[in-house]
Context: one part of a larger RNA
Formats: sequence, structure tokens, C1' cells
RNA sequence: UGACGGGGACCCGCACAAGCGGUGGAUUAUGUGGUUUAAUUCGAAGCAACGCGCAGAACCUUACCCGGACUUGACAUCCCAAGAAAAGCGCCAGAGAUGGUGCCUUAGGGUAUGGCAACAUAUCCUCUUGGUGAUAGGUGCUGCAUGGCUGUCGUCAGCUCGUGUUGUGAAAUAUUGGGUUAAGUCCCGCAACGAGCGCAACCCCUAUCUUUAGUUGCCAGCAUUAAGUUGGGCACUCUAGAGAGACUGCCUGCGUUAAGCAGGAGGAAGGUGGGGAUGACGUCAAGUCCUCAUGGCCUUUAUGUCCAGGGCUACACACGUAAUACAAUGGCAAGUACAAAACGUCGCAAGACCGCGAGGUGGAGCUAAUCGUAAAAAACUUGUCUCAGUUCGGAUUGAAGUCUGCAACUCGACUUCAUGAAGUUGGAAUCGCUAGUAAUCGCGGAUAAGUACGCCGCGGUGAAUACGUUCCCGGGUCUUGUACA
Repeated sequence: UGACGGGGACCCGCACAAGCGGUGGAUUAUGUGGUUUAAUUCGAAGCAACGCGCAGAACCUUACCCGGACUUGACAUCCCAAGAAAAGCGCCAGAGAUGGUGCCUUAGGGUAUGGCAACAUAUCCUCUUGGUGAUAGGUGCUGCAUGGCUGUCGUCAGCUCGUGUUGUGAAAUAUUGGGUUAAGUCCCGCAACGAGCGCAACCCCUAUCUUUAGUUGCCAGCAUUAAGUUGGGCACUCUAGAGAGACUGCCUGCGUUAAGCAGGAGGAAGGUGGGGAUGACGUCAAGUCCUCAUGGCCUUUAUGUCCAGGGCUACACACGUAAUACAAUGGCAAGUACAAAACGUCGCAAGACCGCGAGGUGGAGCUAAUCGUAAAAAACUUGUCUCAGUUCGGAUUGAAGUCUGCAACUCGACUUCAUGAAGUUGGAAUCGCUAGUAAUCGCGGAUAAGUACGCCGCGGUGAAUACGUUCCCGGGUCUUGUACA
């Protein structure tokens, strides 16, 4: 100087408390451990591994296993030889890779020489086949050799430097102190004076207004219609460009006349308005050699490459994360209303018709503020069920189907009929959340066919509670002790 303390002081955080809803019990989905297996590819391991890499394992992916093949190789450059398009379409053998065979047939460009030219010869580029070795290849090992990227403490308020000063020195001071702040934020003081990386602001979205622009958007008034449908209009909504607006600016009080704090006015918004992006010096030899790059090591008729099938989907069990429930604030039936955001030509697909349905037929329109996905669902109204393992709950199983795809046996999603399991609110323990939040309800998107209870977004409805900081956890500042570095 740090680190540590079941030392002290001060401060903060959904850290506790106050509340609301969960997890832990059930079933299923999914990840992991374990076990099994020919293989169940590999990685991730307290917080910070476990719906994680995987924004999607039927084949492919795929790295694993079994079997069949290849050996200058699936891919790159060079050398030698031969040849000429390369391709394309069949047939036979085979699981295919591959092998055999047939058909079709053929393209160019540059340079040099000869030549008037057509063209001929040589050679190079391009391509194919064969050969030889240099080498290719490796999701093989080492993340404790590395780059890059990432997590985490933590969006915590810290981390440093120059000069000066103090100390023999390690170092100290500044950065401590008194106030204040979300903040090393600012003020005052001070042997310090300044500065840098962080904080804040600058950026994006959102909340209000003005203005510009009105089509595909909108409709107040006037006509018109089944309908903003059309005439008309651009007021309004909205869209998307430019601006305004919030700064403790104003008032009162408190405060050291300061920084600032409390209250008030005006205002759409008030003291960082709300949200996002943004992550200092560093810590964990944290994670990743399987994104990529890369040192070293290993491998080279195999640890490389191609192919078919299987596996990654196994199942006495254990754990994590979710979905659905256990019902009446509900289930079922009928009717009726209101979004946002996004996506669509390899596509979205309306009306119509067929089917109980998944879906099918067909295809208007749309390269989209024009057309479509599209029905929002909770909500509301009416009826019914009347506390039951039920008209709750839907697992499981049987049958029949639909769709995608070369192909749904291992191993897809969905539909209909039948079946109708556990479950009556969950022990110890434990998690999230402070406002348009929790809870609850649906909608969309990415993932190159199909596959979503996951993930990423969007809006609808919309709470309760916070006395307070004694305690638990984590963090910051000062101080103190230490046989620790």
C1' cells in the first nucleotide's frame, strides 16, 4: 500500500421489511446429471452451467456408431504427360458412393511464325483424364501458449496521470475534511495546482405543440353510397421531415450569501419526465482452439474424404427452466365490440365452392399506408352447469384422416371420433416484481420445406404495498486491528 475481520461509523440497492404473483406437490414439454448403448458427437458447472452454444437433429445438418468405398485426395497452388470443350440425357449392376455402357454432340480468348486473305503450325489461358511429389485435409490435443469476441462484479462510482510538496524509502498528498447529489455530481475549505478514462450531456424511441406535405391515409361541413363507396376537402386523425418545449428558468421557505433541499405557480411534461443504446482501470490463468484466426504437438491408404443405415429422440432415477391445471372472479353455448407491431412475388392469398375439421379446389388483388395474412383474445350481453374428481382437468391410448417433404418405422406437426390418468392449491426451502410495473389476455416475427409450451418483439385489461434500515445478501467511502501478500 492492499486484502481480510462473526471490528466501528456513514451511505446505497426489490437486499430486508410491506405487498402481489409464483417455484418446490401433479401431468406434460425442454435442458442437465446419472444409467444404458455399437453410438447415445462435443462444449457450458455456484452466483455468472442446466428452454445455454442449438434463430428450430426425419435425410441433410452431424462433428458420433456400424458397414461399403477412395488415397495428391471433397477443396487450393505448383510440376510432368496425354487430350479436348465443360456439361446434359438414358440403360445395367449396386443400399448408395461408385463402376460399366449408350445417346447427344460440340464452345472460346490471347501471342508468335507463314500467308493478301481464308487458314495452317506452335504455344499460353480455360477445361478434362492420368502420374509424381511438394503438399492438401483434420469439429484431432492444448482457452494454463494466444488474437478476437463474450460473461461477471456493475451502469457500481470509481480508476489514474503530470508537475509540485512531504517522507531515507515502500509511498503519501491531490482523491481526505464540512455540506450536497443518482453520481469523484456540485459547493466550501485545504500543499496542492491541473489533467485523463469513467459520471452527466451529445444519439434513438416515447409523452405536448407549431409548421411543411396530403396519397395508398383522414372525413368536420355539402352532395352520394350497402360501404370514405364516389364527387369534394386536407380542418381533424395519421404518416414523416423541420422546429419549439424543461433550464431548479419563476415564487416562498430552509441552507454558509454556496452547492443544493422542501413546497408552490404555470405547464402536455418538473427537478435525470419514462424507456433504450452506451459498460472506466481492472477481477475471476472465468468462457470459447467446435464461429473465425493462430503458436506448438499429433495424424497422413487415416484422427482425412465420399456414401447407405442407425444414433444425437434410449430410461429404475435425481435436479433446473417452463407450459397446463386443480375450477364458479370459473367451464360451456350463442351474440357483440375495441389494438399495436410485423410479415408477404422462392411469397401473402380474398370472395366462392367442397369437407364436422385439419384442409382441399380454384384464384380476384397485391413488389404493399392501396391487396392479403387478420379471427385479436381477455372484456361485455344472454343462457346453462351448482361444488361433484364434476359440463373441472386434460395426460394416455385406440381408430380414421390432413399437410409438408424423395422419404414421417425408429423420429414431424395438426384434425375428427372414442378413451378420460394424475391433480382438490402443494413440506423444508426458494424466486420475480415499486407503475402502465406485477398479474392476466391475445397478436406478430426470425430460424432457406415441415416442425415453438422456447426465444425476440407488439399492444389490450390493469393492481397491492414501501412504517422504515435493527437484521440477511451484495456494493461504495472513511476509520481501526492483523503472526496475511

Predicted 3D model of a 485-nucleotide part of an RNA (small-subunit ribosomal RNA, 3' major domain) from an uncultured prokaryote.
The RNAcentral record of the full RNA draws on ENA.
Its mean pLDDT, the model's own confidence on a scale to 100, is 83.
Its Rfam family is "Bacterial small subunit ribosomal RNA".